Annotation:
Predicted 3D model of a 524-nucleotide part of an RNA (small-subunit ribosomal RNA, 5' domain) from Thioalkalivibrio sp. XN8. The coordinates come from a structure-prediction model, not an experiment, and the mean pLDDT is 87.

Context: one part of a larger RNA
This record gives sequence, structure tokens and C1' cells, in this order.
RNA sequence: GAUUGAACGCUGGCGGCAUGCUUAACACAUGCAAGUCGAACGGCAGCGCGGGCUUCGGCCUGGCGGCGAGUGGCGGACGGGUGAGUAAUACUUGGGAAUCUGCCCAGUAGUGGGGGACAACACGGGGAAACUCGUGCUAAUACCGCAUACGUCCUACGGGAGAAAGCGGGGGAUCUUCGGACCUCGCGCUAUUGGAUGAGCCCAAGUCGGAUUAGCUAGUUGGUAGGGUAACGGCCUACCAAGGCGACGAUCCGUAGCUGGUCUGAGAGGACGAUCAGCCACACCGGAACUGAGACACGGUCCGGACUCCUACGGGAGGCAGCAGUGGGGAAUAUUGGACAAUGGGCGCAAGCCUGAUCCAGCAAUGCCGCGUGUGUGAAGAAGGCCUGCGGGUUGUAAAGCACUUUCAGCAGGGAAGAACAGCGUGGGGCUAAUACCCCCGCGUCCUGACGUCACCUGAAGAAGAAGCACCGGCUAACUCCGUGCCAGCAGCCGCGGUAAUACGGAGGGUGCAAGCGUUAAUC
Repeated sequence: GAUUGAACGCUGGCGGCAUGCUUAACACAUGCAAGUCGAACGGCAGCGCGGGCUUCGGCCUGGCGGCGAGUGGCGGACGGGUGAGUAAUACUUGGGAAUCUGCCCAGUAGUGGGGGACAACACGGGGAAACUCGUGCUAAUACCGCAUACGUCCUACGGGAGAAAGCGGGGGAUCUUCGGACCUCGCGCUAUUGGAUGAGCCCAAGUCGGAUUAGCUAGUUGGUAGGGUAACGGCCUACCAAGGCGACGAUCCGUAGCUGGUCUGAGAGGACGAUCAGCCACACCGGAACUGAGACACGGUCCGGACUCCUACGGGAGGCAGCAGUGGGGAAUAUUGGACAAUGGGCGCAAGCCUGAUCCAGCAAUGCCGCGUGUGUGAAGAAGGCCUGCGGGUUGUAAAGCACUUUCAGCAGGGAAGAACAGCGUGGGGCUAAUACCCCCGCGUCCUGACGUCACCUGAAGAAGAAGCACCGGCUAACUCCGUGCCAGCAGCCGCGGUAAUACGGAGGGUGCAAGCGUUAAUC
């Protein structure tokens, strides 16, 4: 000098854009953060409508809109947080083969016929509660056989094995038990091939300090056989051999998430790894598996532990390193805010619902950037202050005065863009037996904004509301007076202060930065 997720002191007008627990991975009150689908299903608690009854209090009725709880499906493995652990099961770069991949895209072939249950519900029982037990009824895209098997899998090449589910819209003939069959369209379902995406695995090189850590190793190193996995492999087991690593630093100890990058520097290098992005790890501590395409699973399960809470003492409940917020720690770090309008995600045919992701707002000069605090004129060089050699000098065109302007803030009025969709109407095309339905494209119309009293524009008023901080001995830009008297004090280094101190304290003046200025800490 540059820089910072800074803090502290003094001061503080506005806006834009960023950033904001670096410490206790300490403990957490409260609310919210993952749901959705009735176009899978049986139903109907509550609400509204319709119908029936009524003693006018009300009662009954899934018929309709819908829908709590339940079965079922998909999603809770994403998104969000943190950096404890980890020096290599990590990360970065470059290779590799023995793998899996829900939803999505393309292709091929199917979607036939049956069965038995379990919730909900009803009845009964236990418990303070959490919850739970028994009996009985029932549906399905839940579950299980049978049939079929283009492709698929296994094979000793003879053969063998294995699948499915329906739901909704529309409809001219024909049939009909008036439910529908049937046709067609859409969404699904099954098997399989390929792709895309995502993930698992292997190898090489790179990746902090310590030798006052020199030897380490028994599933250890390799082989054979088997098991296991989606997959290779001591990954695991049995047997056999005695290997494997190490001064090119093994092992041990300490420290640490890694990278793109950030800061500095002419560069080489050094230091760091906040925000943003990629990867990894973790979710009170330790362990384990289940489900599933995917987890050994932050807001799932089980076991053990510590802690907190409830209890009728028998037994139970919990996990903010999600967003806010509280206590604590600390020099120190924000609101228990608004909205799903946009972007994105989950579910759904859709309408839509959910979304503390996200978009916004609030707080903080924490940083960067921009703007303002007025402009011109004005010498009697006013008054006052300070200095003085008492003549004057300086503050100083500074003020006042005169003439203007009105940014920003405040007030009033106007006012884009962020909105594309979806819906409705209509034209064309596709599908189709069809002018239904549905899908695609175009045109018209209409609706949707948290921010928001937005940005921006216009108007009225009035210089009106807006400057501080540090320094002035040398380094280093800037000097005098008074006070003090090695005291009080200053100080980054040299050093000042013991009676004329440009170095302490105050004043006047000056210098430098400026809504900031200094100090401290840290890095180059």
C1' cells in the first nucleotide's frame, strides 16, 4: 500500500447492489418447513345442495357438490442446513470394465380367465395416557395362483422358468339383466431392446506439519474352492503358501472437509477456502437393518446411552447442523414478517393443493458504487475569535446582504415492465366409423402481482431537513498561543515532558479523507 463475513471509539442525509453466529456439531419454549391423488378403492365423520318425515325442537337419506379417517399409488433418497469427523472408503485431473437406473424418450409384443384375504366399519375388552387386543362383514390399480410368452432368463443344449390392472371422456349401428357389452380416444399396467439422466466400482498422478514417531502388518499378502453383491474384489468363509508396506518416509502423533475459486503480488510465489457453484461427510451420541429404482434414510423404524418432559408409578414422549425465534458462549452477526405473482419442485387428466426452496419486504454504514448537504455575486476586507513587533495580520468571499436553483428527503397526482399460462369463443390440422371426445398450431376475448404508498413522470413550497473524523517533531501533507513542569501524559519506530514543549492538555489556524474517519486484529 492492498484486502476483510470483521469488531471497537466518535459521527451519521438518501438510494442501488451485495453480505450478515468466523465462538458452544451447546441446550432448545412456540409456530411453520412434505405432501398429494375421489379419473385406483370400500365408504361417509363434518359442511353445503336436493328429497322424505315432523310433535316445528329436529330427524332420516351418499342422490349431488365434495370429503375427515382408512386401504392403495407416487413423492417423503429432491429441495434446505452444517463442517463434527475424514490426510484418504474423501477431493481434483485423466483413464478403465465387471454394473444398476423410478419418472422421461424411441422401438417391439401383450393387457385372457379366476381365487382368498386385511383395514376402514360394527360389537366387545384392556390402559391414566401413548396405544392396543379379540370376534364378525367388505372393495380395489392391495395380495396370490392359472393360461399365454415375440423378445427375456437358466441350461447338462435334451429342455426348463417367469407377466399384467384397470380408470376416465365420447359414440352411430347391433346385443342387453338397462348396469353395460361393443367401437374409439386418453391416462395407466406387463415383458423386453436401445437411449437419456442419475448412481455404484477400479486404476494412475497430485493433495499440511512432525524422524525429539523407524520399523508396520495375521484376513495381514497371494492362490484354490465356495458364499455374497446390481457389479469386480479377502468383501466374507474354509484350505494352502509366506508374503505385503517402508528413508522416494511406512506406522504413529498433530492439524484439516476438498475443489472451481478469493486476497495479495509485476510475476514467480505466499495466505485463505465466508457468500455463489461442484463433490464429500454428518443429522442428540453409538450401532443396525427394513422398505424402496434409489437410503443404511435431518423433520422414517429398531436397539443401547446421555439429557429433557408427561405419568394414575404400571408405563410413555422428544431430537431446530430447515425458516424465524429463546437461553448460553462471545469482541461480534438480523424478523417468532409477506406471497406462491414469477422461477423451480412434489402429487394430480386437469382445475388445483402443498412448497420458511424461491421471490420479496424488515433490521445493520458490514462492504462496494452513486447522489446530496446548495449555486452565482458579494470588501465596509463587518462583528466576534486567535495572533501581534500594536502598525497590523489571520479566520475570509468565508458570513451577512443581493440574485438564483430545487437533485435527494417530505407532500399531492399520474404510472410501465416483471403475465407467460390456464379458461372461453373461433379457424386449420391430427386421431377416429364419426361433424363426439381428446391432442397440436393460429387468431380473438377475458382473468391472475407478494413486492407496491415500487421504478419512472408531473406539480406546489422553500436554502429550506442533511458533516464529521483523524492528524499537524521526523518518517509524513499540515504551526502558533496558553496551561503543565521527567508531573499529568504521548508513543508505530526514533523518541517527547525536569519553566518559553510546533511531540502532553486546551484554543485559534492548518493538512488529509469524507457519510464516514480512526484504532485493533489478520493476510500478502